[in-house]
């Protein structure tokens, strides 16, 4: 690197520095010279790893330490299914949802 498990619910920003991108990926939307990205600091959030108690087992409670993350937001759409509605002899078919999944993606802890 591949790949396995769990999560993708809430939450948390200012200051420097920088100069046009950003929000994964196409497309809609959407932030941005009232300053994006990256990169430094200092604060913060969570509670995976971790620490304390306990327990067959779920588990409370913490934030020293390693990671992560601090705009809407895993935004919709695109694919599979399902429910509705129209319209068809029927099968396709369109169209619409606080649905369900998949795929991709993200983060932990493992993996070589």
């Nucleotide at each position: 690197a591949a790949g396995u498990u769990a999560u993708c619910a809430c939450g948390a920003a200012a200051g420097g520095c920088g100069g046009a991108g950003g929000g994964a990926a196409a497309g809609a939307c959407c932030c941005a010279a009232u300053g994006a990205a990256a990169c430094c600091u200092u604060a913060g959030c969570a509670a995976c790893c971790c620490u304390u108690u306990g327990c067959c087992a779920u588990a409370a409670a913490g934030a020293a330490g390693g990671u992560g993350c601090u705009a809407c937001a895993u935004u919709c759409u695109a694919c599979u299914u399902a429910a509705u509605a129209c319209a068809g002899c029927a099968a396709c078919g369109u169209a619409u949802u606080c649905a369900a999944g998949a795929u991709a993606g993200a983060u932990a802890a493992c993996g070589c």
Molecule: SAM riboswitch aptamer (S box leader)